[in-house]
RNA sequence: UUGAAGCAGACGCCAAAACUCAAGGUGCAUGGGCGCCAUGAGUACGGGGGAACCAACAACUGGGGCGUAACGGUCGAAGCCGGAUGGCCGGGGACGACAGUGCGGGACCUCCACCCGUAGCCCGUCAGCUCACCUCGUCGGCGUAAGGAGGAACCCA
Numbered sequence: 001u002u003g004a005a006g007c008a009g010a011c012g013c014c015a016a017a018a019c020u021c022a023a024g025g026u027g028c029a030u031g032g033g034c035g036c037c038a039u040g041a042g043u044a045c046g047g048g049g050g051a052a053c054c055a056a057c058a059a060c061u062g063g064g065g066c067g068u069a070a071c072g073g074u075c076g077a078a079g080c081c082g083g084a085u086g087g088c089c090g091g092g093g094a095c096g097a098c099a100g101u102g103c104g105g106g107a108c109c110u111c112c113a114c115c116c117g118u119a120g121c122c123c124g125u126c127a128g129c130u131c132a133c134c135u136c137g138u139c140g141g142c143g144u145a146a147g148g149a150g151g152a153a154c155c156c157a
Base pairs, nucleotide, nucleotide: 011143012142013141014140018043019042020041021040022039024037025036026035027034028033044138045137046136047135048134049133054128062126063123064122065121066120070101071100073098074097075096076095080091081090082089083088102118103117104116105115106114108151109150110149111148112147
């Protein structure tokens, strides 16, 4: 000097996943304070159930919810099934890889460019929409940038 990792803080990102008040416990502090934990209430944000009307009312694999997490293509492919009898042929396709289309995210918005994701979980035979109404959640995980064009907002003069 450069790079990587770790710790702390600031500033932010995904997501609904935040704020306020109360008293209780607890740590630090000691001019009456700050933080954390659990509880209660309120606000805010998000999800589910739930009339009429409308929709649906063939069967099959039951059906359904949260979520962007879907669709087909190319290559490979196990269990399995059939034929043959010698190491084969055909069917099939869980799963894997690759690149697409669509969808979702990346520090005000739109477009372009570039990068990333396309998971996972839940209900339990049951739910179309849906006013009133009822009910549930506020976890968890991270570091994308500050590129181009146009627009907006704020600050300064």
c-di-AMP riboswitch aptamer (ydaO/yuaA leader) from a Dehalococcoidia bacterium, 157 nucleotides, folded computationally. Lineage of the source: Bacteria > Bacillati > Chloroflexota > Dehalococcoidia.